[in-house]
This is a predicted structure of an 89-nucleotide RNA (c-di-GMP-I riboswitch aptamer) from a soil metagenome.

RNA sequence: GAUAAAGGCAAACCCGUUGAAAGACGGGGACGCAAAGCCAAGGAUCUAAAGCUAUGCACCCAUGUAGCUACGACAGCCUGGCCGCCGAA
Repeated sequence: GAUAAAGGCAAACCCGUUGAAAGACGGGGACGCAAAGCCAAGGAUCUAAAGCUAUGCACCCAUGUAGCUACGACAGCCUGGCCGCCGAA
C1' cells in the first nucleotide's frame, strides 16, 4: 500500500559545540519523506588541511598566489548492499 488508524524522521533558518573547509553533533524549527532506517562499494556533487605542479622575488629556503589531487564529506542526488514498524479489502 486505504483521502483510514498507530507510531516515526526533520529541509531552510536561528542558537551552541566541533572541524582547515565541506560538513557533523545538540537544542529550537517544519520544507518535505513509506524506508528521509543503516552501510561511502560504484557514479555524481561539495571541500582541499596535507601533498604535487606552476608562478613572482638574482638563487635556495620560507611565505604569497593559481591549478590539480581525497586518504575528508554527502545515504534528504542516483545505483548497489543490509535490516525493519503498523495495517483493511